The RNA shown here (c-di-AMP riboswitch aptamer (ydaO/yuaA leader)) has 140 nucleotides and comes from Kitasatospora sp. GP82. It matches the Rfam family "c-di-AMP riboswitch aptamer (ydaO/yuaA leader)". Rfam describes the family as follows. This family represents a conserved RNA structure found upstream of the ydaO and yuaA genes in Bacillus subtilis and related genes in other bacteria. It was read from a public genome assembly, where an Rfam model found it.
RNA sequence: CCUCAAGGCCCGCCCAAGGCGGGCUCGGGAGCCGGGGAACCACGUUCCUUGGGGUGAAUCGAGUGGGCCCCGGCCCGCCCGUAGGAGACCUUCCUGCUCCGAACCCGUCAGCUAACCCGGUCGGCGCGAAGGAAGGAAAG
Numbered sequence: 001c002c003u004c005a006a007g008g009c010c011c012g013c014c015c016a017a018g019g020c021g022g023g024c025u026c027g028g029g030a031g032c033c034g035g036g037g038a039a040c041c042a043c044g045u046u047c048c049u050u051g052g053g054g055u056g057a058a059u060c061g062a063g064u065g066g067g068c069c070c071c072g073g074c075c076c077g078c079c080c081g082u083a084g085g086a087g088a089c090c091u092u093c094c095u096g097c098u099c100c101g102a103a104c105c106c107g108u109c110a111g112c113u114a115a116c117c118c119g120g121u122c123g124g125c126g127c128g129a130a131g132g133a134a135g136g137a138a139a140g
Base pairs, nucleotide, nucleotide: 001008002007011126012125013124014123020028021026031121032120033119034118035117036116041111051109052106053105054104055103060081061080063078064077065076066075067074068073084100085099086098087097089136090135091134092133093132094131095130
C1' cells in the first nucleotide's frame, strides 16, 4: 500500500543467513559464513572445590539477597556500571541521542596452519535523533 480481517506486495533493520536452477518437503551450483586440519612459529596439558573448547558484540567489575562448601572459594537472582556492539544511499572521521551488552553448542578433545576434510545459509524486527566533514553512488 491492497485489505474488515486473513493474507499479499513494496521499502528498510539485526544476522553469514540472500540469490539462481530443478523433479521446488532437493547430501543441487555459485556467493557469503563457520569449524577441523602440516611444516615453521608459539604454547606445555591435566589432577589436588574449578576439565578444556566453539559460534556470537554479548566480556569484566561493584553492591545486595540466597545456596553450596574441604572456609581457599564457587554458583544463582536483582541492581548499577563496563570491554564490546547496532541504528534508513554506501565507507571513514567528529559530535550527539536511543538501544543491546544474550543465548546456545561440542563432549574429556581441538594453538596457528598450505593441501585437504566437514558444516550453515535460520530466526527476529520497523515511523524512527540526528547533525557536520571527505570521497563515492543514485537520481536529475